Model confidence (mean pLDDT): 80 of 100. SAM riboswitch aptamer (S box leader) from a metagenome, 128 nucleotides, folded computationally.
RNA sequence: UGCUCAUCCAGAGAGGUGGAGGGACCGGCCCUGAGAAACCUCGGCAACCGCGAAGCGCAGUCGCUGGUGCCAAAUCCGGCAGAAGUUCUCCGGCAGGGUGGCCGGGAGACAUUUCUGGAAGAUGAGGA
Repeated sequence: UGCUCAUCCAGAGAGGUGGAGGGACCGGCCCUGAGAAACCUCGGCAACCGCGAAGCGCAGUCGCUGGUGCCAAAUCCGGCAGAAGUUCUCCGGCAGGGUGGCCGGGAGACAUUUCUGGAAGAUGAGGA
């Protein structure tokens, strides 16, 4: 670097150095001189791997925290596809004096909401 599998709505920050960016990309929306990134120290969260225990067919459970990881916002939200809803326009029908109203397993459009699946990304484990 690319491949496979699993997980991603929970959780967990102080100090020092530093001095303007950061949240992967794009759009949005946020964070940031009341101090961004990065680095260091200490602390914490979690339990993928590991180790241990009960159990044992597997799956799974409990404990420890050695190797990673993580500590704003759901992976911050969306991006692609499908379904449903809302809105609007047209068409048809109904009633009505008119503006206009109601109904529809009809047609369409942009926008928007929800759900499902995916893509991308991150982390771990394995293998190339």